[in-house]
This is a predicted structure of a 106-nucleotide RNA (FMN riboswitch aptamer (RFN element)) from uncultured Bulleidia sp. NCBI's taxonomy places the organism under Bacteria, Bacillati, Erysipelotrichia, Erysipelotrichales, Bulleidia. The prediction has a mean pLDDT of 83. The sequence is in RNAcentral, with records from MGnify.

RNA sequence: CUCAGGGCAAGGUGAAAUUCCUGACCGGCGGUAAACCCCGCGAGGCUGUGCAAACAGGCAGAAUCGGUGCAAUUCCGAUGGCGACAGUAAAGUCUGGAUGGAAGAG
Repeated sequence: CUCAGGGCAAGGUGAAAUUCCUGACCGGCGGUAAACCCCGCGAGGCUGUGCAAACAGGCAGAAUCGGUGCAAUUCCGAUGGCGACAGUAAAGUCUGGAUGGAAGAG
């Protein structure tokens, strides 16, 4: 210097919902037998200081069983589970902060 996030098809109720219901779909970065649910990091939000930029601190989701194998909570099979804040008919998926920031990769 460059790059660095994906996703409600189809249908139901309703005045109104991609927010509810049936169902569908998605999974950042590093490590390690190839990982959304193991370890760590980022994002997010919280508290304190500060005019601010920022800094410091602490918080932070979810998995089991079977199989193969030298080795897998990572592969294969089965059945489950999770997903910041603000807005709005209650949102992982819409809109917004964000044309931002960033783990990191080249």